This is a predicted structure of a 349-nucleotide part of an RNA (small-subunit ribosomal RNA, central domain) from an uncultured bacterium.
Context: one part of a larger RNA
RNA sequence: UUGGGUGUAAAGGGUGCGUAGGCGGGAUGUAAAGUCAGAUGUGAAAUACCGCAGCUUAACUGCGGGGCUGCAUUUGAAACUUACGUUCUUGAGUGAAGUAGAGGUAAGCGGAAUUCCUAGUGUAGCGGUGAAAUGCGUAGAUAUUAGGAGGAACACCGGUGGCGAAGGCGGCUUACUGGGCUUAUACUGACGCUGAGGCACGAAAGUGUGGGGAGCAAACAGGAUUAGAUACCCUGGUAGUCCACACUGUAAACGAUGAUUACUAGGUGUAGGGUGGCUGAACCAUUCUGUGCCGGAGUUAACACAAUAAGUAAUCCACCUGGGGAGUACGGCCGCAAGGUUGAAACUC
Repeated sequence: UUGGGUGUAAAGGGUGCGUAGGCGGGAUGUAAAGUCAGAUGUGAAAUACCGCAGCUUAACUGCGGGGCUGCAUUUGAAACUUACGUUCUUGAGUGAAGUAGAGGUAAGCGGAAUUCCUAGUGUAGCGGUGAAAUGCGUAGAUAUUAGGAGGAACACCGGUGGCGAAGGCGGCUUACUGGGCUUAUACUGACGCUGAGGCACGAAAGUGUGGGGAGCAAACAGGAUUAGAUACCCUGGUAGUCCACACUGUAAACGAUGAUUACUAGGUGUAGGGUGGCUGAACCAUUCUGUGCCGGAGUUAACACAAUAAGUAAUCCACCUGGGGAGUACGGCCGCAAGGUUGAAACUC
């Protein structure tokens, strides 16, 4: 490579947009590159295959035959692919009318709680634990009342509820703004799918500069525990956590399940729309989109999956090929650094 695979055995890229490329809806006309058929030329001999013959046989040799799946030229065919036209509306998109939402960015505002400060009341404890101690407190703590400061997070509602491509998003209001869904079908007329490279986004931790700092808390200090205790428990506590700008580019970035399209029994919740029955917000039936559970066929090594497929098919991309060595070394690229990305071999079982 072929083949076989990728939920859990090795294996789906963290996610999107999109270039090249690959693949691509219905009807019709022309061409004839692929495709198919015929003809001509060539495809040397020897070898190989088949038959016959000659050396006593065989090896060996001779004769004959078929073939040499190919290439070129030429004459045709036109179903499919292709190319160029014409055309269609169901794929895709635009417009219209509605509609739900923690989707995003920025600004402003709010209440509860923790901490601190000031003042009042008040007196000997508080705190903490399995038990203690370190710690705080007669310089008046803890408790309680009033006032103030400041930062961070938004109880209840809240829900296998919603939104977003993923990461993720939750107090309230305003401004700007992205996407979805439904309905009718007005318009365009295949404009589509995927996507190597590329570009953009990308939790937490970390980095740079400047702010901010209530609580929490790596490091660190002390007290305990213990044989020891560089831990678990306790008292403190700095980076950090927060904001702005820039970088990093990784996660069990998980549904451990790539994207798109079509088809294939049912049952039952829930969220957002529509239609019909009904006078009706209720209820019933039905339909589209999402999100759960159960389950048949089928699939699976089993577990399980089962219209949100891991079923049946198609297209495109990514990835896997025994364990360790090793996601290491070397080199390249990226980064301020930390490091990231690409990524072996010897050896060994």